A computed fold for a 73-nucleotide RNA from a Candidatus Wolfebacteria bacterium, annotated as transfer RNA.
The RNAcentral record of the sequence draws on ENA.
Rfam family: tRNA. Rfam classes the family as a transfer RNA. Gene Ontology term of the family: triplet codon-amino acid adaptor activity.
The source organism's lineage runs through Bacteria, Bacteria candidate phyla and Candidatus Wolfeibacteriota.
The coordinates come from a structure-prediction model, not an experiment, and the mean pLDDT is 80.

């Protein structure tokens, strides 16, 4: 250069063929328990990598751009 992959909470993962209120852990806060703590139990904030576009409707589907990772050169 030229091709593919990937990209969602603070981490690490889901979301079906386009029809949710984008979800779980683990983590963080507050509560409850205890003499104080861990552990357990409740609650609670927190995400779609950036601009378009298609569509009644986009986390999914096209376009480019940006970060990673690989092939080939």
């Nucleotide at each position: 250069g030229u091709c593919c992959c990937u990209a969602u909470a603070g981490u690490u993962c889901a979301a079906c063929u386009g029809g949710a209120u984008a979800g779980a852990a683990c983590g963080c806060a507050g509560g409850c328990c205890u003499c104080c703590g861990a552990a357990g139990c409740c609650u609670g904030a927190a995400a779609u990598c950036g601009a378009g576009g298609u569509u009644c409707g986009a986390g999914u589907c096209c376009u480019c751009a940006u970060a990673g990772g690989g092939a080939c050169a």